[in-house]
Context: one part of a larger RNA
RNA sequence: CAGUCGUGAAGGAACUAGGCAAAUUAACCCCGUAAGUUAGCGAUAAGGGGGCCCUCCUCGCUUCGGCGAGAGGGCGCAGAGAAAAGGCUCUGGGAACUGUUUAUCAAAAGCACAGGACUGUGCCAACUCUUAUAGAGGAAGUAUACAGUCUGACGCGUGCUCGAUGCUGGAAUGUCAAGGAAGCAGGUCAGCCGCAAGGCGAAGCUUGCGACUUAAGCACCAGUCAAUGGCGGCCGUAACUCUGACGGUCCUAAGGUAGCGAAGUUCCUUGUCGGGUAAGUUCCGACGCGCAUGAAUCAAAAAAAAAAAA
Numbered sequence: 001c002a003g004u005c006g007u008g009a010a011g012g013a014a015c016u017a018g019g020c021a022a023a024u025u026a027a028c029c030c031c032g033u034a035a036g037u038u039a040g041c042g043a044u045a046a047g048g049g050g051g052c053c054c055u056c057c058u059c060g061c062u063u064c065g066g067c068g069a070g071a072g073g074g075c076g077c078a079g080a081g082a083a084a085a086g087g088c089u090c091u092g093g094g095a096a097c098u099g100u101u102u103a104u105c106a107a108a109a110g111c112a113c114a115g116g117a118c119u120g121u122g123c124c125a126a127c128u129c130u131u132a133u134a135g136a137g138g139a140a141g142u143a144u145a146c147a148g149u150c151u152g153a154c155g156c157g158u159g160c161u162c163g164a165u166g167c168u169g170g171a172a173u174g175u176c177a178a179g180g181a182a183g184c185a186g187g188u189c190a191g192c193c194g195c196a197a198g199g200c201g202a203a204g205c206u207u208g209c210g211a212c213u214u215a216a217g218c219a220c221c222a223g224u225c226a227a228u229g230g231c232g233g234c235c236g237u238a239a240c241u242c243u244g245a246c247g248g249u250c251c252u253a254a255g256g257u258a259g260c261g262a263a264g265u266u267c268c269u270u271g272u273c274g275g276g277u278a279a280g281u282u283c284c285g286a287c288g289c290g291c292a293u294g295a296a297u298c299a300a301a302a303a304a305a306a307a308a309a310a
Stems, first nucleotide, its partner, number of pairs: 028050004036041001038153001052074004057070005075079001091310001099111002115151007127137003157298001159231003164228002166224005173219003179213002183209006191200003232250005259293001260290001271287005
């Protein structure tokens, strides 16, 4: 000097990103216990008190061994004499909960969950594994079932939009592949014409084109948002001023409803007001020009418990 421990005067968080770490508390008995609440909890809430040894005494119980209570007495620094052994409270955010996870830097607000909703599937089910007209799972199940997707207890609520994208349904019309195909054109040549060069050229074979025919799909017409998603601007207006219930106009598929709101979302921002402090960029309660909240991409509230954080 460092590591691991122990003790500490006076002060008591001045430390620090942060009470990290340490300390306090502790088992048992008695008293006592708030807001809130899903009436179960909260709760070991909080906050107090007790403890060893002895006793002829008083009372109760007794399995007659004692035990408990009372009233007294005794000793020590200390009586659950060491060890094991909750610190507590208030407030806001998140997630209902117990559970689960990055074996080896993250345990969480992530995942799961009961519950909710949508979609598919009528049984040789959908779906999945599979070289497959096999076989298996689904299931020795049968729509109160199984599969997929989203949300995530409970209570309350879940608005508008089908123009776009997707899905479902429709089938008249348009488009449209391979295939089929009437027909058309070219090549070839038996033959014919010609003195020759050459010309014409049936059938067959062959090459190309091809009216017409023709499924799904797409176009088209509808439905569907707890499908993917989306949910406006400008101008004016009230008898001080300000504000704008109201009016005008443009655009849209529809113009954000209920709620919540400087938020785990707010750039400007340490917004403004109130609270707490001697002093508060954090915190709590409000306000709302929400840069850029918002309803199962769930909205907002509340109890309990745990974690993390102010």